[in-house]
Bacterial RNase P class A from a Planctomycetota bacterium, 366 nucleotides, folded computationally. Model confidence (mean pLDDT): 75 of 100.

RNA sequence: UCCGACCUCCGGGCGACCGCCGGCGUUUCGCUGGAGGAAAGUCCGGGCUCCGCAGGGCAGGGUGGUGGGCAACCCCCACCGCUCCACAUGGAGCAGGGAAAGUGCCACAGAGAACAGACCGCCGGCUGGCCGGACUCGUCCGGCAACGGUAAGGGUGAAACGGCGAGGUAAGAGCUCACCGCGGCGCGGGAAACCGCUCCGGCACGGCAAACCCCACCCGGAGAAAGACCGAAUAGGAGGAUCGCGUGGCCCGCGCCCAGAUCCUCGGGUAGGUCGUUGGAGAUCGACCGCGAGGUCGAUCGCAGAGAAAUGGUCGCCACCGGGCAUCGCCCGGGACCAGGACCCGGCUUACGGGGGUCGGACAUU
Numbered sequence: 001u002c003c004g005a006c007c008u009c010c011g012g013g014c015g016a017c018c019g020c021c022g023g024c025g026u027u028u029c030g031c032u033g034g035a036g037g038a039a040a041g042u043c044c045g046g047g048c049u050c051c052g053c054a055g056g057g058c059a060g061g062g063u064g065g066u067g068g069g070c071a072a073c074c075c076c077c078a079c080c081g082c083u084c085c086a087c088a089u090g091g092a093g094c095a096g097g098g099a100a101a102g103u104g105c106c107a108c109a110g111a112g113a114a115c116a117g118a119c120c121g122c123c124g125g126c127u128g129g130c131c132g133g134a135c136u137c138g139u140c141c142g143g144c145a146a147c148g149g150u151a152a153g154g155g156u157g158a159a160a161c162g163g164c165g166a167g168g169u170a171a172g173a174g175c176u177c178a179c180c181g182c183g184g185c186g187c188g189g190g191a192a193a194c195c196g197c198u199c200c201g202g203c204a205c206g207g208c209a210a211a212c213c214c215c216a217c218c219c220g221g222a223g224a225a226a227g228a229c230c231g232a233a234u235a236g237g238a239g240g241a242u243c244g245c246g247u248g249g250c251c252c253g254c255g256c257c258c259a260g261a262u263c264c265u266c267g268g269g270u271a272g273g274u275c276g277u278u279g280g281a282g283a284u285c286g287a288c289c290g291c292g293a294g295g296u297c298g299a300u301c302g303c304a305g306a307g308a309a310a311u312g313g314u315c316g317c318c319a320c321c322g323g324g325c326a327u328c329g330c331c332c333g334g335g336a337c338c339a340g341g342a343c344c345c346g347g348c349u350u351a352c353g354g355g356g357g358u359c360g361g362a363c364a365u366u
Base pairs, nucleotide, nucleotide: 001362002361003360004359005358006357007356008355009354010353011352012318013317014316015315016314017313018312020034021033022032023031024030025029036338040349041348043347044346045345046344047343048223049222050221051220060219061218062217063216064215065079066078067077068076069075080096081094082093083092084091085090097214098213102212103211104208105207106206119154120153121150122149123148124147129144130143131142132141133140134139135138162180163179165177166176167175181203182201183200184199186197187196188195189194227275228274229273230272237266238265239264240263241262242261243260244256245255246254247253282301283300284299285298286297287296288295289294320334321333322332323331324330325329
């Protein structure tokens, strides 16, 4: 100088003018409010609403060391254990319950991969086999093989049926012993996970549950197009009145309207409107409690709302960042990127630019 990882902070302030959306007012105008650190992905968890009454069981899904925080969580904090890196503090990661309940799987390589396994090696190889040698000629020696023993050594593998040393043995083997590991009783410490110590046991118990499974705990479903209320015009429905139609004609009466016209009333649906909708697990300070996540109390504030959808531009000053210089002040440049509310919150994850800090790597120079 460049690159990368992690942690942390920030993503300008004020004013003028011109616009856009909302609210209020004394309505040609004035005042006032107007996106984010992720508003995003919609991955978890809730509030709220309706269906419903969710008590139990089955199925299905989720979570999984301990304790705490929180409305809740696959979130956060502290601690424990294991693994890895540094090895002086320390840092990073963990789908971190159960493999002595059962089932299943363990590629390739390898003789053998879980009721183990003789490829090389090691040992025995006798009564008997084959070959060679010796001679005192039926005995001895050597080699090979069948066969048997052996899990120490080599080799394969991610993993070889506890590790290592000693004894032991034909050679070996937890066969025996010490230490370590493993399991168990007890004692001590801790709120717990767990840690330490003594004694005993015997090698019995490989790994995988992000394979089935077992154990414990949790989970009803749908979502703002949830849902609540108001509600036209037109068409259609129900009821009524008058005219009408039928009863040979007329009036009354009765019946009809599947013959129709006009008017009135009623209720349902649609368009549309209002609410839900932003005062909420709210924001900012301060004090106290807590290792911390966070909690309690006090003060102050009012902070977008919406509907296919506004939140922009120019200039000035200040602050910030970068560069330059004649260096305590001037000049020049910069404000971008990722992106953008739509019922609301808490997280997680992903995307972007800049500042600071810690660490790692590469190159160059000393």

The model forms 93% of the base pairs in the Rfam consensus. The gene name in the source record is rnpB. It matches the Rfam family "Bacterial RNase P class A". Rfam classes the family as a ribozyme. The source organism's lineage runs through Bacteria, Pseudomonadati and Planctomycetota. The sequence is in RNAcentral, with records from ENA.